Bacterial RNase P class A from Microbacterium mitrae, 355 nucleotides, folded computationally. The sequence is in RNAcentral, with records from ENA and Rfam. The coordinates come from a structure-prediction model, not an experiment, and the mean pLDDT is 77. A source record names the gene rnpB. Of the family's consensus pairs, 98% are formed in the model.
RNA sequence: UGGGUCGGCCAGACGGUCGCGUUGCGGGCAACCGCACCGAGGAACGUCCGGGCUCCACAGGGCAGGGCGGUGGGUAACACCCACCCGGAGUAAUCCGCGAGACAGUGCCACAGAGAGUAGACCGCCGAGCUUGCUCGGUAAGGGUGAAAGGGUGGUGUAAGAGACCACCGGGGUCAUGGUGACAUGACUCGCACGGUAAACCUCGCCCGGAGCAAGGCCAGACAGGGGAUGUUGACGCGGCUCGCCGAGUCCCCGGGUAGGCCGCUAGAGCGCUACGGCAACGUCGCGCCGAGAGAGAUGGCCGUCAGAGGGAGCAAUCCCCGAACAGAACCCGGCGUAUCGGCCGACCCAUUCC
Numbered sequence: 001u002g003g004g005u006c007g008g009c010c011a012g013a014c015g016g017u018c019g020c021g022u023u024g025c026g027g028g029c030a031a032c033c034g035c036a037c038c039g040a041g042g043a044a045c046g047u048c049c050g051g052g053c054u055c056c057a058c059a060g061g062g063c064a065g066g067g068c069g070g071u072g073g074g075u076a077a078c079a080c081c082c083a084c085c086c087g088g089a090g091u092a093a094u095c096c097g098c099g100a101g102a103c104a105g106u107g108c109c110a111c112a113g114a115g116a117g118u119a120g121a122c123c124g125c126c127g128a129g130c131u132u133g134c135u136c137g138g139u140a141a142g143g144g145u146g147a148a149a150g151g152g153u154g155g156u157g158u159a160a161g162a163g164a165c166c167a168c169c170g171g172g173g174u175c176a177u178g179g180u181g182a183c184a185u186g187a188c189u190c191g192c193a194c195g196g197u198a199a200a201c202c203u204c205g206c207c208c209g210g211a212g213c214a215a216g217g218c219c220a221g222a223c224a225g226g227g228g229a230u231g232u233u234g235a236c237g238c239g240g241c242u243c244g245c246c247g248a249g250u251c252c253c254c255g256g257g258u259a260g261g262c263c264g265c266u267a268g269a270g271c272g273c274u275a276c277g278g279c280a281a282c283g284u285c286g287c288g289c290c291g292a293g294a295g296a297g298a299u300g301g302c303c304g305u306c307a308g309a310g311g312g313a314g315c316a317a318u319c320c321c322c323g324a325a326c327a328g329a330a331c332c333c334g335g336c337g338u339a340u341c342g343g344c345c346g347a348c349c350c351a352u353u354c355c
Stems, first nucleotide, its partner, number of pairs: 001351010012306007020039002023036005041326001045337002048335005053212004060243004065208005070084005085099001086097004100203002105201002107197003122143002124139007151169006170192001171190008216263004225254006237245002270289004275284003310321004
């Protein structure tokens, strides 16, 4: 200099002006007016996972059902994160993996093909027989089919062949060593017994009760009751079934009333910096910081200056044009996934050039 791989950050700034919303203060009988502070995001989004919180037995047992799945750690928890292992891709940095079990059992393997799982003879090869191009037998080396053909390569051997035998590689078993572990390495041994598929049933291990802030609680106010069904021989309720628990109402129809206020509600598994422990995720100590809270729901428009990317003109100084994406709180957090104009910073890898 060129190409690449990871990680982090920003999401225009300042001023003026016109507005919107909560709260506070002041004014007004009231409607409302004035002033001041504050007022969206990295994803507030999708609502896909996991929690907090609330109510339902102080949330209980079993079955059914669902989720997860290499190992070790982190965490409130997770399907998330970190580190490592194994397999795959890449020269490398690095990336990808829905990564338990196929000797517990069952099922399936389309088409093609002779044969798809107790192997198999279509072509070929070899032997025998004769009617000389057919029959019988041997054979898994070679060809063909297929996603997949019952270890691979080379040799010995043989009529031709074959783990039949041998060497190496692969695989199974036993032991040793290293590691917390997944696993790795080595020695001995077994001619090989193990095709694939669990996002097929299934098996193993771990986890999961349900509903959700319209949860739930308090206050104020209005009204008018009637009919039916069922229930202390246990209704209703506790997502399904069952056991168990609770203990007096519950459901339907007609008619009537209301549709107001307050709490929950935002200071929290919070954020930043330093130090310490840890490879890291993260944890602990100390210091500092925090000001949307809502009700179908406010946070916006214009102008100027500057900054920034891009384009054009010019030898240059410089000038002109354009000029902002995705989106938007509604109980709160931790993740994941998806969308996104334009940039900035850092680390690392490869190639090339110069010293």